[in-house]
């Protein structure tokens, strides 16, 4: 770095340090966090995706732990949203074109675990 499979629902601090920027994706716009303290380091914590104990000889499936490899701990109605497809809703129209929403599902991405 590429390909496959799986989640993308929930959860988690009034801490130390640290000092202006952050919300991976598009060096842009919209939104939203942010000196009542962003990132980032440590510490503690959630989860349990690898792992480990029983159920059970064994695979499934189930239940349990959390010691180790990982991951994750702010808002944005939750991958914020605006880009692509189809369904619809309501406005507007003489029927269209259009505005403005909802869902779904592609794609791209995040993060596990194999394979390369």
């Nucleotide at each position: 770095c590429u390909c496959u499979u799986a989640u993308c629902c929930u959860g988690a601090g009034u801490g130390g340090c640290g000092g202006a920027g952050g919300g991976a994706c598009a060096u842009g716009g919209a939104c939203c966090c942010a000196a009542c303290g962003a990132a980032g380091c440590c510490c503690a914590g959630c989860a349990a995706c690898c792992u480990c104990u029983c159920c059970u000889a064994a695979g499934c499936g189930g239940a349990g732990a959390a010691a180790g490899g990982u991951g994750c701990c702010a808002a944005a109605c939750c991958g914020u949203u605006u880009g692509c497809a189809a369904a619809u809703g309501u406005c507007a129209u003489a029927g269209a074109a259009g505005a403005c929403g909802u869902u779904u599902g592609a794609a791209c991405g995040a993060u596990a675990a194999g394979a390369g």
SAM riboswitch aptamer (S box leader) from Staphylococcus carnosus, 116 nucleotides, folded computationally.
It matches the Rfam family "SAM riboswitch aptamer (S box leader)". Gene Ontology term of the family: regulation of gene expression.
The source organism's lineage runs through Bacteria, Bacillota, Bacilli, Caryophanales and Staphylococcus.
The model forms 94% of the base pairs in the Rfam consensus.
Model confidence (mean pLDDT): 77 of 100.